A computed fold for a 93-nucleotide RNA from Emergencia timonensis, annotated as c-di-GMP-I riboswitch aptamer. Model confidence (mean pLDDT): 80 of 100. Lineage of the source: Bacteria > Bacillati > Clostridia > Peptostreptococcales > Emergencia.
RNA sequence: AAGAGUAAAAGGCAAAACCGCUGUGAGGCGGUGACGCAAAACUAGAGGGUCUCGGGGCGCAGGGAUCCGCCUUCGAGAUAGCCAGUUGCCAUU
Numbered sequence: 001a002a003g004a005g006u007a008a009a010a011g012g013c014a015a016a017a018c019c020g021c022u023g024u025g026a027g028g029c030g031g032u033g034a035c036g037c038a039a040a041a042c043u044a045g046a047g048g049g050u051c052u053c054g055g056g057g058c059g060c061a062g063g064g065a066u067c068c069g070c071c072u073u074c075g076a077g078a079u080a081g082c083c084a085g086u087u088g089c090c091a092u093u
Stems, first nucleotide, its partner, number of pairs: 002093002005090001012037002017032006035081001041086003047083002049079006055072005
């Protein structure tokens, strides 16, 4: 430097659910809790995906309103435990 993570050591993180706080929302933070994780560490200012809120558009002749559904090349966000990028512990070849 590269490959791979069967076993081991030292340890680390913490899904769902519940409780509290917070956000219009997706979500976030803290506690309890462990489904799992060899990157479940960091990056959401520049790749893709998904999701949310707003705007716009469409929904059987015309006009108007509300709800709902769908679309969006527009705006603002969320997600790194979706992929990705970067860095890295241990043991091993």